[in-house]
Context: one part of a larger RNA
RNA sequence: GGCGCAUGGGGGAUGCCUAAGGCUCUCAGCGGCGAAGAAGGACGCGAUAAGCUGCGAAAAUGGUAGGGGAGUGGCACAUACAUGUUGAUCCUACUGUGUCCGAAUGGGGCAACCCAACGACUUGAAGAGUCGUUAUCCCUACGGGGAGGCAAACGGGGGGAACUGAAACAUCUAAGUACCCCUAGGAAGAGAAAACAACAGUGAUACCGUAAGUAGUGGCGAGCGAACACGGCAUAGCCCAAACCUAAUCAGUUACGGCUGAAUAGGGGUUAUAGGACUGCUUAUUAGGCGAUAAUGGGAAUUGAAUGACUUGGGAAAGUCAGCCGGAGAAGGUGAGAGCCCUGUAAAUGUAAAAAUUAUCAACGUAGCAGUAUCCUGAGUAGGUGGGGACAGGAGGAAUCCCCUCUGAAUUCGGCGGCACCAUCCGCCAAGGCUAAAUACGACUGAGAGACCGAUAGUGAACGAGUACCGUGAGGGAAAGGUGAAAAGUACCGGGAGUACCGGGGUGAAAUAGAACCUGAAACCAUGCGCUUACAAGCGGGCGGAGCCCUUAGGGGUGACGCCGUGCCUUUUGCAUAAUGAGCCUACGAGUUGUUGUUGCUGGCAAGGUUAAGCAUUUAAGAUGCGCAGCCGAAGCGAAAGCGAGUCUGAACAGGGCGCUUAGUCAGUAAUAGCAGACGCGAAACUUGGUGAUCUACCCGUGGUCAGGUUGAAGUGUGGGUAACACUACAUGGAGGACCGAACCAGUAAACGUUGAAAAGUUUUUGGAUGAACUGCGGGUAGGGGUGAAAGGCCAAUCAAACUGAGAAAUAGCUCGUACUCCCCGAAAUGUUUUUAGGAACAGCGUUGUGGCGAGUCAGUGUCAGGUAGAGCUACCGAUAGGAUGCGGGGGAGUCAAAUCCUACCAAAUUCUGACGAACUCCGAAUGGGCACUGAUAUACACAGCAGUGAGGGCCGGGGUGCUAAGGUCACGGUCCGAGAGGGGAACAACCCAGAGCAACCGCUAAGGUCCCAAAGUAUAUACUAAGUUGAACAAAGGAAGUCCGACUGCCGAGACAGCCAGGAUGUUAGCUUGGAAGCAGCUAUACAUUUAAAGAGUGCGUAACAGCUCACUGGUCGAGCGGGGCGGGCGUCGAUAAUAAACGGGCAUCAAGUAUAUCACCGAAGCGAUGCGAUAGCGAUAUCGGUAGGGGAGCAUUCCAACAUCAGUGAAGCUGUAGCGUGAGCUAUGGUGGAGAGGUUGGAAAAGCAAAUGUAGGCAUAAGUAACGAUAAUGUAUGUGAGAACCAUACACACCGUAAAGCUAAGGAUUCCUCAGCUAUGUCAAUCAACUGAGGGUUAGUCGGGGCCUAAGGGGAAGGCGAAGGCCGCACCUGACGGACAGCAGGUUAAUAUUCCUGCACCUGAUGCAAGUGUGAAGCGCACGGGGUAGAGGAGGGUGUACGAAGUGACGGAAGUCUUCGUUGAGCAGAGUCUACGGACGAAGCGAACAUCUGAACUGGCCUCCAAGAAAAACCGCUGAAACAUCAGCUUGCAUGAGCCCGUACCGUAAACCGACACAGGUAGCUGGGUAGAAUAUACCAAGGUGCUC
Repeated sequence: GGCGCAUGGGGGAUGCCUAAGGCUCUCAGCGGCGAAGAAGGACGCGAUAAGCUGCGAAAAUGGUAGGGGAGUGGCACAUACAUGUUGAUCCUACUGUGUCCGAAUGGGGCAACCCAACGACUUGAAGAGUCGUUAUCCCUACGGGGAGGCAAACGGGGGGAACUGAAACAUCUAAGUACCCCUAGGAAGAGAAAACAACAGUGAUACCGUAAGUAGUGGCGAGCGAACACGGCAUAGCCCAAACCUAAUCAGUUACGGCUGAAUAGGGGUUAUAGGACUGCUUAUUAGGCGAUAAUGGGAAUUGAAUGACUUGGGAAAGUCAGCCGGAGAAGGUGAGAGCCCUGUAAAUGUAAAAAUUAUCAACGUAGCAGUAUCCUGAGUAGGUGGGGACAGGAGGAAUCCCCUCUGAAUUCGGCGGCACCAUCCGCCAAGGCUAAAUACGACUGAGAGACCGAUAGUGAACGAGUACCGUGAGGGAAAGGUGAAAAGUACCGGGAGUACCGGGGUGAAAUAGAACCUGAAACCAUGCGCUUACAAGCGGGCGGAGCCCUUAGGGGUGACGCCGUGCCUUUUGCAUAAUGAGCCUACGAGUUGUUGUUGCUGGCAAGGUUAAGCAUUUAAGAUGCGCAGCCGAAGCGAAAGCGAGUCUGAACAGGGCGCUUAGUCAGUAAUAGCAGACGCGAAACUUGGUGAUCUACCCGUGGUCAGGUUGAAGUGUGGGUAACACUACAUGGAGGACCGAACCAGUAAACGUUGAAAAGUUUUUGGAUGAACUGCGGGUAGGGGUGAAAGGCCAAUCAAACUGAGAAAUAGCUCGUACUCCCCGAAAUGUUUUUAGGAACAGCGUUGUGGCGAGUCAGUGUCAGGUAGAGCUACCGAUAGGAUGCGGGGGAGUCAAAUCCUACCAAAUUCUGACGAACUCCGAAUGGGCACUGAUAUACACAGCAGUGAGGGCCGGGGUGCUAAGGUCACGGUCCGAGAGGGGAACAACCCAGAGCAACCGCUAAGGUCCCAAAGUAUAUACUAAGUUGAACAAAGGAAGUCCGACUGCCGAGACAGCCAGGAUGUUAGCUUGGAAGCAGCUAUACAUUUAAAGAGUGCGUAACAGCUCACUGGUCGAGCGGGGCGGGCGUCGAUAAUAAACGGGCAUCAAGUAUAUCACCGAAGCGAUGCGAUAGCGAUAUCGGUAGGGGAGCAUUCCAACAUCAGUGAAGCUGUAGCGUGAGCUAUGGUGGAGAGGUUGGAAAAGCAAAUGUAGGCAUAAGUAACGAUAAUGUAUGUGAGAACCAUACACACCGUAAAGCUAAGGAUUCCUCAGCUAUGUCAAUCAACUGAGGGUUAGUCGGGGCCUAAGGGGAAGGCGAAGGCCGCACCUGACGGACAGCAGGUUAAUAUUCCUGCACCUGAUGCAAGUGUGAAGCGCACGGGGUAGAGGAGGGUGUACGAAGUGACGGAAGUCUUCGUUGAGCAGAGUCUACGGACGAAGCGAACAUCUGAACUGGCCUCCAAGAAAAACCGCUGAAACAUCAGCUUGCAUGAGCCCGUACCGUAAACCGACACAGGUAGCUGGGUAGAAUAUACCAAGGUGCUC
């Protein structure tokens, strides 16, 4: 280390629970609140008080009335203090109070703040305080009244998308949806026919059921989709305008009697078989009804039956025994299951008030008949043209309705409609208005319900949740329940630095219930024990198994050694793949629901079946009954008229098509389809409404900043010069998108950094640095929009269209994932078409059911068609080598021509021999196919339900293509893999063998094997191989006296072959050539000749050339075959080059363990046989049972419901062991833990099963005790404190910054400031320390900043203008500082504040009084602005010198000393002494000169110069001076008295406190900023001061 067991830690699953939570519904109520100040907030209120709740300065509440009756002071359990039978707390009703903001309303404003005016009151003149009033719009009788804002859905109206669907897209769809806006009510809207209908009728509207997915509409696509009529719910009808009459007023007119007109008011009157006015008659009080009275009702509450004992137990409600109540056995609680213990429940009773109902009274209000001459009956209307919209209806043949536009009637003898239009007929009466109920919805209140959830669920939220947190903002948005019956929440002791923690002890039934608390799983981390492990290689398991240990003796644990064995998922032709996904564990996580079809099954009824809405009853979301409106079926055919068991076509009585000879229908259930998000997760995008310019771009307003040095433009002056200019020299001058270079701005190059110090930086370097410069503050521009010196740049770390909510679960022919078991069958990767090719439709192939039946398959026999393989070609077509022949041609001869002749030239045709062809065939199989019969077998087909597949791949065969390349590609046939395990092939989807139901330590075989690894022959016989060939490619062409065999041929006893001995001559040195060439440089000849047994005009070596040596050839010797030749065959050899010895599987093997032949035996698989068992099919005998996609069947488990019967404190569920059962999903028993519920049977209902989705949440690992610990300015020592010190404090030394790393201040932050106490967390280490935790303390103003003053950009905005609405603009005016105006300095003091307190000395503005002086005065005008240069004044600060003081000062001492350092005037030196908390505080005496000189910032209405020509308003002051008043008032000056409001003020502020997620190397406006050197704010070193950067 491994396995096992035990015990723990960790973690928070599981179970149980739900007082307090949520979800979905039902019923009832209610349907608003608000200027009498809402909704919602801010700030307060408690003895103590942070949060929630309650409340409001009368502040966890006041008053009154009622209820109630013992405790009470909310959550909130502690302490203290109060209070209550003289009736509290509490509940109900009425009432009081109710800060500030908010419509917000006196004005303003950055909500919860600032500033007023008027009146009244208090007072003390000013001032201060209290109360009230003071917004805008509309109406008004002028007294007053109303509106505004908020709120869940429902309603009406004005505007109005897109994604999407149409497999693209434009009409269309989505959809008049989402969304925006206006607005109303408890409902809204609609509504009493200028309506429907159809020759019959109905009689306002709304809603439900049906009609009906019908009629229609529609790129006639996708889709959209009525009405009439019928059944129901609920019912309700009315009023004006007008005619006519009257009235007063006004106007006109008059004959002065009146008449006419206008507007107003009253009466009258209200409709289609027309009505009314009018004329005549008749008169009656019926519906309805504001309000009043009474009763009911409602409502805090009250009464409210009945049980004991024993047993177990911590506890009884359990069990046992014996009782009781019930108009109450709903429910909850009580120490476990309680009718009889408690709260309640049934029933009954009940106070003040509101709503409501009923009864009575009652103002008001309504009606009828006849006549018909005249009058009235809704006008810029109806209708029409054009353009739109709504209607189911998309312009269509398009009626009807509405809007805009241009037009424009009729008047009862009239008008409108009835789907173009016309006629007839029918219905109705527009151009005015009101109207309950039935219907919709639920923010809120009450009562309830659930085959809803039970803490990752259910609301986002069971808990101080719209909280914490994130974001500038709109907006987004968590996690987090449980001690116990009761706190009985551990007295006391000990360890410890200790209110940490632990050990005892105590409480309790239990403390492994101890507050991090019920149960307490897994990952993960440990400890102890048993076995095992240090030469072994391993998808970690399976099979066998020695040894050891334990044992209840059954068994269990371990496992040396041997054999076999490449995870899971997905996707694929194919994955161990080095293709995808998963670190591990736990919980959660995906085919559902509604509706409409189709099919099967089950059930009811049946030529019928069935109700819907609704109604009634009831034990009340249920059920039962009623309800027949409607639907389906019972008849079809036809385009239709129509006919009808037929009908259509047709001339037909023909033929043919479709029908008839009946079974349906309604439920339940299963499967599936359509519509809906439709199995789950996933876009990029589109649209709509908002939110953003604290980043950044540009612009507007107002401010600020730029060390120092250099150059030397124009102009000017003087001199020269010119007629005068010009020109020129020198000065002066001080220009410039000038030069160098800090701050500042930028970001050139490189390095570093890259899980950073930093989501863009650091270091070095670089560019600009008076300008088109940089920068602060306040503002503006907004998303198809802005802004852009333009890069598609920037618009909050986001930009070729920001962010955020919504449409919305957009869509996704795409990817991924998709969860328990067993049983049966089982594919496809093909055809056709496709904006189609990775999708789909139909067909093919699968499965399940039904059906008629025996169609199917195989074999045999017979028969039929065929033109492939092959073959053939004097059989065609085409091609073809050689020969023969030689038409014809070429060439030659023929003196030219012709005839003729020749020709080793070309060559037709024919012929001989040979031979080719996918698109040749005189021929022509096998195989395959059709038909018939026989035999064997059991399929095949049709219909119906449900699919999947439509990427295929290898091998073999014959082909195409390609290179007779490919692990290539295409089609065909077969086969296997796919979806197939087993054996062999070393390993190896498809090669060989062989198709796995299960079991076993049976047997026989296949392929392939039998020396060892490793089962079986070191088998037999005969050969071959020598190369380790075999044993990588049977590796090639090609090479080779390798070797063996076969047949052939040559030589050979007339002596071969090899060896040895000998010869190998002559013409001649052949000729030529050559310097030479003699056999042997070269050329020619070589059949030369001679002598010979034989000997080349020469096979090699050799020489300058000869010579010389040799060979061929011959003889001798030897003595038998030949090492002569070619051909064929077997095995071998070379050819033979790739990265480890790395290509027999290894060892190894040589008369084999190689090769070949033959033979026998054996091994060898999940094959076959045999044995046992299971399932399916079948009556059985028997047969079958590999399996992906997929179809079918049967079961297990989980949660809940019902019924029935049960279990449980003598111990349920859960968790954790053990044993057993079942083919399996699983089940049962039992030990431990646990401490209250649970399962069984039969049915039912589902949020119903996880390993994977880069899944979601939580927990825990791994890397790993690894990287890192954030500027390399630096620490060291001593002492102190403390349990503990590298870090804290003090001291000393050292180091660093020093135009800062010092000081002040704006923004921003918001207590971080100071003191005490503390160290769990925070601090990148420790900590005694802290910007941390806890407590206490701290910010003092007439003069500082802001307001009570002013105005800028901008913002708001009575008037006014514009716009569908919301709203947009805008004069006056208001508002708005970074600007204008405006009065305080020095010192001291606190732990912490100071221009604020104190001391001293000042100043400003009002008021009053006194004194003096006096023209006061509205209004108007001026007051008022740039850059650059520069003179003068001024003098904060700094330097130096003399002088003085203090300290120091070398070689022994001393003195002096301008020798050194430091200091030198409201600044100090020196400090006796006292006190002390040790940090300091108070503080007497004493001492302490003034000069000189140099430099010099801010500031300044100056002057000069330049061109780009440089805010506004107020205050003060000045000028002019209206009205009015003029010795008053007022004004000015002086003195005195008295007054002086609100807000800010701590602390950080180049940073550890701001912006950057951090105690972050970044960013952050302005002011001061000393010395030496230096031009300088550069740079270097220092001062004051600060710091050493938290391992």

The part of an RNA shown here (large-subunit ribosomal RNA, half A) has 1591 nucleotides and comes from Runella sp. CRIBMP.
The source organism's lineage runs through Bacteria, Bacteroidota, Cytophagia, Cytophagales and Runella.